C1' cells in the first nucleotide's frame, strides 16, 4: 500500500432518553409543565447468552453427523435517524499506537 467470515440474526444488559402509561408540579377537571425509582420504547464493532454461519479434523453414502476454532481492538469532533437521546447509524470511518 491491498486483501479478508476481524461473519449474521434473536433475545438480553451497561447505557440512552420522553412518544405511550405510570409519578409529580400546576387547588380539583381538561390542558400544560418536569425525566421522574420505574414499564412500553432505543441500545453496543470494541458487552453478554443462544441459534445460525465458515473453516479444519474425524465420521459417513455426494445427505447428515461429531469435536475443535472463530484471537485482537486506542479513538474525537461533526452530521443523521426517531418522540427523544444514546457505547443506535456514517463507524472497527478521520486519527493515534
Nucleotide at each position: 500500500u491491498g486483501g479478508a467470515a476481524u461473519g449474521u440474526u434473536a433475545u438480553c444488559u451497561a447505557g440512552g432518553g420522553u412518544u405511550c402509561c405510570g409519578c409529580g408540579a400546576u387547588c380539583u377537571a381538561a390542558a400544560u409543565c418536569g425525566g421522574c425509582u420505574g414499564g412500553u420504547c432505543c441500545a453496543a464493532g470494541a458487552g453478554a447468552u443462544a441459534a445460525u454461519c465458515a473453516c479444519a479434523a474425524c465420521u459417513g453414502a455426494u445427505a447428515g453427523g461429531u469435536u475443535g476454532u472463530g484471537u485482537c481492538a486506542c479513538g474525537g469532533a461533526g452530521g443523521g435517524a426517531u418522540a427523544a437521546a444514546a457505547g443506535c447509524c456514517c463507524g472497527g470511518g478521520a486519527g493515534a499506537u

This is a predicted structure of a 97-nucleotide RNA (Guanidine-I riboswitch aptamer). Rfam family: Guanidine-I riboswitch aptamer. Its family is annotated with regulation of gene expression in the Gene Ontology. The model forms 100% of the base pairs in the Rfam consensus. The coordinates come from a structure-prediction model, not an experiment, and the mean pLDDT is 81. It was read from a public genome assembly, where an Rfam model found it.